[in-house]
């Protein structure tokens, strides 16, 4: 420097134009003799950042910034 995938709740992840869900976690209350198991509820998300494009963008299209993984070059 060129290429490829990636960035969504706390951690992993779906989700690819009609607009936020999935599993663990958390936090309460419930059953137990008890409990990290089980059951009920709830909190938690500028969807990496700006601009476009549209009636409507996590989705589409520009630019930038991060993470990774190839590949050059230099040492």
């Nucleotide at each position: 420097c060129g290429c490829g995938g990636g960035g969504u709740g706390g951690a992993g992840c779906a989700g690819a134009g009609g607009a936020a869900g999935c599993u663990c976690g958390u936090u309460a209350g419930g059953c137990u003799c008890a409990u990290a198991a089980c059951c009920u509820a709830a909190a938690g998300g500028u969807c990496g950042a700006g601009g476009g494009u549209u009636c409507g963008a996590a989705u589409c299209c520009c630019u930038c910034c991060c993470c990774c993984g190839c590949u050059a070059c230099c040492a």
Molecule: transfer RNA
Organism: bacterium